Model confidence (mean pLDDT): 82 of 100. Predicted 3D model of a 74-nucleotide RNA (transfer RNA) from a Deltaproteobacteria bacterium. NCBI's taxonomy places the organism under Bacteria, Pseudomonadati, Myxococcota, Myxococcia. Rfam family: tRNA. By type it is a transfer RNA.
RNA sequence: CGGGGCGUAGCGCAGGGGUUUAGCGCGCUUGCUUGGGGUGCAAGAGGUCGCUGGUUCAAUUCCAGUCGCCCCGA
Numbered sequence: 001c002g003g004g005g006c007g008u009a010g011c012g013c014a015g016g017g018g019u020u021u022a023g024c025g026c027g028c029u030u031g032c033u034u035g036g037g038g039u040g041c042a043a044g045a046g047g048u049c050g051c052u053g054g055u056u057c058a059a060u061u062c063c064a065g066u067c068g069c070c071c072c073g074a
Base pairs, nucleotide, nucleotide: 001073002072003071004070005069006068007067010026011025012024013023018057028044029043030042031041032040050066051065052064053063054062
């Protein structure tokens, strides 16, 4: 320098144009349970979907650019 893959909650990930109002597991908070803890049960908080622009009636999803990480080639 060229090509490819991935960026979504604290962590690991799903979702690939409208389908709830963006979800799942772990974690976190509160309550119940316990003598206390763990387990179990119930409820809850936490996201400008990496960033900027474009297409569209409508974008996490498609397109372009850009940033970061990983892989391949030179």